Source information: The RNA shown here (Bacterial RNase P class A) has 380 nucleotides and comes from a Pseudomonadota bacterium. RNAcentral holds the sequence, with entries from ENA. NCBI's taxonomy places the organism under Bacteria, Pseudomonadati, Pseudomonadota. Of the family's consensus pairs, 94% are formed in the model. Its mean pLDDT, the model's own confidence on a scale to 100, is 78.

RNA sequence: GGAGUCGGCCGGGUGGUCGCGGGCGCCAAAUUCGCGUGGCGCCUGAGGAAAGUCCGGACUUCACAGGGCAGGGAGCUGGGUAACGCCCAGGCGGGGUGACCCGACGGAAAGUGCCACAGAAAGGGAAACCGCCCGGAUCCGUCUCGGCGGUGAAGGGUAAGGGUGAAAAGGUGGGGUAAGAGCCCACCAGCAGUCCCGGUGACGGGCUGGCUUGGUAAACCCCUCCCGAAGCAAGGCCAAAUAGGAGCCGAAGCCGUGGCCCGCGGCGCUGGAGGCUCGGGUAGGCCGCAAGAGGCGCGCAGUAAUGCGCGUCCCAGAUGGAUGACCACCGCUCGGCCAUCGGCCGAGUACAGAAUCCGGCUUACAGGCCGGCUCCCCUC
Numbered sequence: 001g002g003a004g005u006c007g008g009c010c011g012g013g014u015g016g017u018c019g020c021g022g023g024c025g026c027c028a029a030a031u032u033c034g035c036g037u038g039g040c041g042c043c044u045g046a047g048g049a050a051a052g053u054c055c056g057g058a059c060u061u062c063a064c065a066g067g068g069c070a071g072g073g074a075g076c077u078g079g080g081u082a083a084c085g086c087c088c089a090g091g092c093g094g095g096g097u098g099a100c101c102c103g104a105c106g107g108a109a110a111g112u113g114c115c116a117c118a119g120a121a122a123g124g125g126a127a128a129c130c131g132c133c134c135g136g137a138u139c140c141g142u143c144u145c146g147g148c149g150g151u152g153a154a155g156g157g158u159a160a161g162g163g164u165g166a167a168a169a170g171g172u173g174g175g176g177u178a179a180g181a182g183c184c185c186a187c188c189a190g191c192a193g194u195c196c197c198g199g200u201g202a203c204g205g206g207c208u209g210g211c212u213u214g215g216u217a218a219a220c221c222c223c224u225c226c227c228g229a230a231g232c233a234a235g236g237c238c239a240a241a242u243a244g245g246a247g248c249c250g251a252a253g254c255c256g257u258g259g260c261c262c263g264c265g266g267c268g269c270u271g272g273a274g275g276c277u278c279g280g281g282u283a284g285g286c287c288g289c290a291a292g293a294g295g296c297g298c299g300c301a302g303u304a305a306u307g308c309g310c311g312u313c314c315c316a317g318a319u320g321g322a323u324g325a326c327c328a329c330c331g332c333u334c335g336g337c338c339a340u341c342g343g344c345c346g347a348g349u350a351c352a353g354a355a356u357c358c359g360g361c362u363u364a365c366a367g368g369c370c371g372g373c374u375c376c377c378c379u380c
Base pairs, nucleotide, nucleotide: 001376002375003374004373005372006371007370008369009368010367012330013329014328015327016326017325018324020045021044022043023042024041025040026039027038028037047351051362052361054360055359056358057357058356059231060230061229062228071227072226073225074224075223076090077089078088079087080086091105092103093102094101095100106222107221111220112219113216114215115214129162130161131158132157133156134155139150140149141148142147170188171187172186173185174184175183189212191209192208193207195206196205197204198203235287236286237285238284245278246277247276248275249274253267254266255265256264257263294313295312296311297310298309299308300307301306331349332348333347334346335345336344337343338342
């Protein structure tokens, strides 16, 4: 100098004008007070993902003695946590020269199923298509008594070699054999063990053994562990008008006659007008709902995730849903021009937006900053 890998962080700034949500204070009219309304002033007002709603919890209501079945989920080991499918550390397997990255990583010797096409055979410790070996029927040639040479059927042995396939029942080499074969031996791979050593453990190293038991559980299944349901439109409180309900009082009354009285007419009168009280629900309002598994700083313990202690701060709460718009200047990036440190012009400045809250995961993102580490090249 180039290429790469991992982790952390920021993600526009200042000023002005207008506007919006929330809180507090003052004033105004009205009012018994209060609530509410209007005006003014001050304070305050999105995110790293507020998103997807995929996991886990807090909280709330309902259900619930205990156990089991069914169903769903998790699945190497140890640790962290309120909990998790998350995080940290480690083991094993795979990829990369490396830093590092990825892993649906329990069990195939409990059972069942499947293994396309090709191939003789796809799991029965099976299977013989070509080949190899034993075997010698038959036929041919020759000599002429039987011999010799060739051909090589049936039957049997063989998994060395060829061929098919992703995969053919351990691999390589040697011995052995009629030919072969873990049949025997050495090394390697794999398996097993009341074995030895290290480790909390996953596991690693060694020893011994018989020699070998295919893959697939992202097929059924088996094993271990976890799981009650619905969700803030949860749920709780206050509470009109109208209608309906219950209780008590109650022989009272209601309608028409254009406003009032008399009168008149109609209806009702223990099968009850009307009044009072109570309770449930609705509209509406309040709470839940913003001090929390909280942020920041320091210290201690721990490899780390994280925990503990001390100090300090208060940081949105809408309910058709505020957090905005415009202007000026300055940043940042890119391009062009002039080129003297530099200046001028133009374009761009993302993804996206709370709605009960919290811990994660995943996904989106203009541009930029910081740090650890690796590989290659060059120079001293």